Predicted 3D model of a 1498-nucleotide RNA (small-subunit ribosomal RNA) from an uncultured prokaryote. The coordinates come from a structure-prediction model, not an experiment, and the mean pLDDT is 82. The sequence is in RNAcentral, with records from ENA. It matches the Rfam family "Bacterial small subunit ribosomal RNA".

[in-house]
RNA sequence: CCCUUAGGGUUUGAUCCUGGCGCAGGAUGAACGCUAGCGGCAGGCUUAACACAUGCAAGUCGAGGGGUAACAGGAAUAGCUUGCUAUUUGCUGACGACGCACGGGUGCGUAACGCGUAUACAAUCUACCUUUUACAGAGGGAUAGCCCAGAGAAAUUUGGAUUAACACCUCAUAGUAUUAUAAGAUGGCAUCAUUUCAGAAUUAAAACUUCGGUGGUAAAAGAUGAGUAUGCGUUCUAUUAGCUAGUAGGUAAGGUAACGGCUUACCUAGGCGACGAUAGAUAGGGGUCCUGAGAGGAAGACCCCCCACACUGGUACUGGAACACGGACCAGACUCCUACGGGAGGCAGCAGUGAGGAAUAUUGCGCAAUGGGGGAAACCCUGACGCAGCGACGCCGCGUGGAUGAUGAAGAUUUUCGGAUCGUAAAGCUCUGUCAAGCGGGAAAAAAUUCUUUCGGUCAAUAGCCGGAAGAACUGAUGGUACCACUGGAGGAAGCACCGGCUAACUCCGUGCCAGCAGCCGCGGUAAUACGGAGGGUGCAAGCGUUGUUCGGAUUUACUGGGCGUAAAGAGCGUGUAGGCGGUUUAGCAAGUCAGAUGUGAAAGCCCUGGGCUCAACUCAGGAAGUGCAUUUGAAACUGCUAUACUAGAGUAUGGGAGAGGAGAUUGGAAUUCCCAGUGUAGAGGUGAAAUUCGUAGAUAUUGGGAGGAACACCGGUGGCGAAGGCGACUCUCUGGACCAAUACUGACACUGAGACGCGAAAGCGUGGGGAGCAAACAGGAUUAGAUACCCUGGUAGUCCACGCCGUAAACGAUGAGGACUAGGUGUAGCGGGUAUUGACCCCUGCUGUGCCGCAGCUAACGCAUUAAGUUCUCCGCCUGGGGAGUACGGCCGCAAGGCUAAAACUCAAAGGAAUUGACGGGGGCCCGCACAAGCGGUGGAGCAUGUGGUUUAAUUCGACGCAACGCGAAGAACCUUACCUGGAUUUGUGACAUCCCGAGAAGCUCUUGGAAACAAGAGUGUGCCUCUUUGAGGAACUUGGUGACAGGUGCUGCAUGGCUGUCGUCAGCCCGUUUCGUUAGAGGGUGGGUUAAUUCCCUCAACUAGCGCAACCCCUAUCUUUAGUUGCCAUUAUUAAUUUGUGCACUCUAAAGAGACGUCCUGUGUCAAACCGGAGGAGGGUGGGGAUGACGUCAAGUCCUCAUGUCCUUUAUGACCAGGGCUACACACGUACUACAAUGGCAUGUACAAAGGGCAGCGAGCACGCGAGUGUCAGCGAAUCCCAUAAAGCAUGUCUCAGUCCGGAUUGGAGUCUGCAACUCGACUCCAUGAAGUUGGAAUCGCUAGUAAUCGUGGAUCAGCAUGCCACGGUGAAUACGUUCCCGGGCCUUGUACACACCGCCCGUCACACCACGAAAGUCGGUUGUUCCAGAAGCGGUUGGGCUAACCCCUUUUGGGGAGGCAGGUACCUAAGGUACGGCCGGUAAUUGGGGUGAAG
Repeated sequence: CCCUUAGGGUUUGAUCCUGGCGCAGGAUGAACGCUAGCGGCAGGCUUAACACAUGCAAGUCGAGGGGUAACAGGAAUAGCUUGCUAUUUGCUGACGACGCACGGGUGCGUAACGCGUAUACAAUCUACCUUUUACAGAGGGAUAGCCCAGAGAAAUUUGGAUUAACACCUCAUAGUAUUAUAAGAUGGCAUCAUUUCAGAAUUAAAACUUCGGUGGUAAAAGAUGAGUAUGCGUUCUAUUAGCUAGUAGGUAAGGUAACGGCUUACCUAGGCGACGAUAGAUAGGGGUCCUGAGAGGAAGACCCCCCACACUGGUACUGGAACACGGACCAGACUCCUACGGGAGGCAGCAGUGAGGAAUAUUGCGCAAUGGGGGAAACCCUGACGCAGCGACGCCGCGUGGAUGAUGAAGAUUUUCGGAUCGUAAAGCUCUGUCAAGCGGGAAAAAAUUCUUUCGGUCAAUAGCCGGAAGAACUGAUGGUACCACUGGAGGAAGCACCGGCUAACUCCGUGCCAGCAGCCGCGGUAAUACGGAGGGUGCAAGCGUUGUUCGGAUUUACUGGGCGUAAAGAGCGUGUAGGCGGUUUAGCAAGUCAGAUGUGAAAGCCCUGGGCUCAACUCAGGAAGUGCAUUUGAAACUGCUAUACUAGAGUAUGGGAGAGGAGAUUGGAAUUCCCAGUGUAGAGGUGAAAUUCGUAGAUAUUGGGAGGAACACCGGUGGCGAAGGCGACUCUCUGGACCAAUACUGACACUGAGACGCGAAAGCGUGGGGAGCAAACAGGAUUAGAUACCCUGGUAGUCCACGCCGUAAACGAUGAGGACUAGGUGUAGCGGGUAUUGACCCCUGCUGUGCCGCAGCUAACGCAUUAAGUUCUCCGCCUGGGGAGUACGGCCGCAAGGCUAAAACUCAAAGGAAUUGACGGGGGCCCGCACAAGCGGUGGAGCAUGUGGUUUAAUUCGACGCAACGCGAAGAACCUUACCUGGAUUUGUGACAUCCCGAGAAGCUCUUGGAAACAAGAGUGUGCCUCUUUGAGGAACUUGGUGACAGGUGCUGCAUGGCUGUCGUCAGCCCGUUUCGUUAGAGGGUGGGUUAAUUCCCUCAACUAGCGCAACCCCUAUCUUUAGUUGCCAUUAUUAAUUUGUGCACUCUAAAGAGACGUCCUGUGUCAAACCGGAGGAGGGUGGGGAUGACGUCAAGUCCUCAUGUCCUUUAUGACCAGGGCUACACACGUACUACAAUGGCAUGUACAAAGGGCAGCGAGCACGCGAGUGUCAGCGAAUCCCAUAAAGCAUGUCUCAGUCCGGAUUGGAGUCUGCAACUCGACUCCAUGAAGUUGGAAUCGCUAGUAAUCGUGGAUCAGCAUGCCACGGUGAAUACGUUCCCGGGCCUUGUACACACCGCCCGUCACACCACGAAAGUCGGUUGUUCCAGAAGCGGUUGGGCUAACCCCUUUUGGGGAGGCAGGUACCUAAGGUACGGCCGGUAAUUGGGGUGAAG
């Protein structure tokens, strides 16, 4: 300089935190689904190191050699009668040499010096290649091939004869080689190295040739390659803790290229290990690759380096190098051939086959290039390699057209029916020509080699050789490929996924918790942007999605970079080992540390800068980087080490006082119980209440005496001591620790502490004692639905002592230990100091401990706060989602109980902490309400009325169901209403009702027939209103016929809705703005102290205002005034039977406007307040009484049947019409009323006083008739005038006299009245007769606080008729409230909460059922491994001898003998496979069994 750090979903009603789960990104040797035009580059069995048919993958050299005679085959050339002749050519095994150890494949094994890195070899080797020096003399004997003769099916093999070499052997020669020895010098790193000199012994060779050369031997050196050793690094498991006899070392010998226990003998007894040995599991290692900001994590395909392996196991040979992929021997398994005797084979080389698997290619071309082997070379070989083929497997590039084009075409989708979208998209018009196709041309990749010429160097040289230049000839698998030109023409070329949030992109239809989706949260139960389809859109694009894996996000293992009071997490406590860490000073060293230099860190890759393919991918060149390791030079602050000194840490000594510190022994009094004795008599005891129990055999009570065990009242105190557990009468003995004061001494001796060791409440266990009280288990009595509990009466282990185990607790401050620093205030315990005092107190002050409050700071918050949870240092322990589980298995400990250590499968998307708002509590405080209490009257019992349930029915239409359904919708079901049922109809195909269009006719009215009617058929009558241009036309309204749009639905959904209503509740609450506090949800305001009916008001206050509610404003009523007096009123006056009439408007009344009441005045109380108590005045006094008025919201409350309305359903019917029936049923149950049960009464007679209403299809006086309901007739009145209309209880008198009655009136019979088309189902009323139940009502329950309850009558709405209901009106007119403990409901504050669908909540365990994984288990099957023994192939080396034997030596001369050497055999050791016995570990399976997990309605 460059590069560089992203979050969001999901726990809750909401919040913050903790914490897991899942997502967005990148990558891939991939696979699968759908789709597919072209090219370049790269890559392609990840599984069975499973088995392999076939072909090829390592040969070459005749310039090493024998030989090429004959025969046969092949090839070439020539001749000709086309089948003969001639010539040439080793093309075909073997000896020899070099190669075959490279190249290519695979990753089994291996946790290792295997790999990486840095070193070492003074402990080594190195063919071919290069350089240098020297040399190559003389001989010898064989042998393959070939030939002959055999064996065998074959593979193969035996015997004989003959022959060559650069094959083999002997001798000579010999140096700086090898071996041993002697002397000296120099150097180093211990053994040693270098060098000088000396002599001794041993070891060499090969030839060929075109005469140029090539090759050979010895030695030295280089290069290359290899071998060995060492430091450091290199996975998981301790539920693997001890391992090891060649083991560790030494001496000697052997062996190797070389060091070495590498091997052997002997000696010693060591060696390794918590810094993790041994064992087990897994795995080739690295450069690098992917990801990541980085640190890291994960991987080790392709390419490069190293290692290991080549069917499995073992072994050696050859060679420079192998214990050898395409070599050998043996054993084993497998496959193949066989004449059954015996043989052959090894694709983890390239293709290819089968198998396995989700899955991975052609039995291709070529040696043209690059590279390799051989050769002097030409050349040959080369599945290395170069190319092509297959497959979108990946990366990169290109195309599928460009411009214009609005009647915004058609079509599709949608719609609010207007339109919108697809959409300039298409068509149309115009242009271009990439790719593909056809046709034509057509590279580079080729340089070498060879030959010719020439220049330079070497050399004596114009030979040769080497190097350069020029020319010539020849060589291309790919491939007629790349590339270029031309032809025609938009023609041949777009899909996939997604569209609820995360996450870019929305609508319609279908479906209806079904079908299905889903990465997480979650969608789907009739209006699904989440399922399926469609239209549209979004994203990427020849690809797109899905799945798998991996990194990231994840600071979710935290080195960078986390935590542990309550979320997971401090060990119960101490002593102390290893380890870690450590005060002040000085000097030195230089291990750590820091700086510089050098070497290395292969290439490729990454990064940077350039270059080449049209670009890119790809590739070439250069640079940087590679944070590492090693060596070296320096610095000396810090750490370390050595030395020195110090005293502030720590410790020791001296003097004090405090203490339930520990252990042992003794002693004491109070109390309980028991025993003895006395007194004494009927109960005691116990409880919520009782009973079991004790007691007349004398209890309880009380007095005296005695026994025994356990515990120690008061003092006693968030007082003391101890490490914790824990410790409490007194005294003595022994003993630990802390504290204070003052000085002296030691001189860092300190802190922490894995393992280890010790202590460790209660309960429990063992042995022996002891046992008063208490008391698990147990028994009995109660309680209870039950009560294996709580309560009571008893009562055994145990509790106590001694000794020994156990080793755990909410062992808690839920807070490890130690050190330092950082405001204070106030108590308390111990010991001091100061002032002052005669002394004591008081006061000031120091240290140590122990509490409370509180600042900064910290914390998610709660809270902590010098006794930290603050700021830091050191060390230890522990945590990583919930459940499974502190469980299983294994191990250790324990007598047992059990403890310690400690998983997994499976399952869930949460589990959790703190705080907030509500709700709830058989939590608390305050307050209110006919809530209780105090009273009065009822309901529940009877009869009847009415509503509901149930039952019944053809139908008994529907709705309403705790309060808040049930005399409710319904202010009135005989028809109608009516929605239900039955039946009718040729009903109705535009309808009973609405709108539009066309035709006809006014409408209407009357009658006849059929019929239950609807309806059908028919006859007659009738012509209106308005306008105009008046034979007529048009219009309005109505009827009828027709056409199609449509009408209709009391059908469904009140859980799709509007509106209206109920309820909490006329309860006092609910909410906002600004501001403040809190990370936030939220809080404050609205709390507190008073007061009120009231969040009413006052005061205080981090609050100050405001809004909806409260109150007031409105109406009625209570008093008065003014105005006005008719239909009202009548004091005065006249009059009448009568306010009847005159007069009058004072009064009453009417109805309009006002006044009045506001805590106004006074005393007191209260905070100089709000307000309250009392009083005054007043018609009325403390919101005067009543009404209307109902905050934010709750109950998916009620209503689709008032009305309105979405969707769905219906359309010869679920619409419409008609008749009859039903809604009125009746074993029964419930609610609400009425009437009663009687004397405060019934009956009879007489008599008094209202209010408020209604009235013309009406109220109806009066008169007459009827016992009566009522009838007839008719006046008045559209009403302060007339009528309904006598109010009743009351009062007065009489009677009845306590009875089923002169109470009560049901039921039934008869006779009637009224309304109405019509009273049968099914109206009301009247009269006569009948005269049921019922004698005050169980549990339970309702209303009411004053003109109220109770009681009495009156009116109205609905209505033809029908009220005991409902709504109103007045008359008479009480009782009681001590009070707020309790029941119910409500308000405020507070508290707890695991509830939030909010206690009708949440939730635990067993049982039954289904499924899943796991443990145990008599056994059984397999794998792996150890030890013991048996047996032992091939093979190396050893050993052995009556075997065989060319070279060389010796003796003999022989055709011989001996020796060395070789071959074959025997033999002992070692040893693979195999076998035997006993184990260890791991895994599979198993009747049965155990717990665990999961599962809408048990």